[in-house]
RNA sequence: GCCCCUGUAGCUCAAUCGGUAGAGCGCCAGAUUUGUAAUCUGGAGGUUUCAGGUUCGAUACCUGACGAGGGCA
Repeated sequence: GCCCCUGUAGCUCAAUCGGUAGAGCGCCAGAUUUGUAAUCUGGAGGUUUCAGGUUCGAUACCUGACGAGGGCA
């Protein structure tokens, strides 16, 4: 330099052929307990990497940039 793959909550990952972004763990509060852990209930937490484009509508499609991983030279 070229090619492939990938980027979503603090972490690991979902989100059917484009239609109002969710789960587990973690965090906070409450219940339970003499108290902690465990368990149960509830809650908070998102510019879906960035900038454009297509579309009535984009996490998903197109282009470019940036980051992570891999391959070739």
Background:
This is a predicted structure of a 73-nucleotide RNA (transfer RNA) from an uncultured Candidatus Saccharibacteria bacterium. Its Rfam family is "tRNA". The prediction has a mean pLDDT of 81. The sequence was found in a public genome assembly.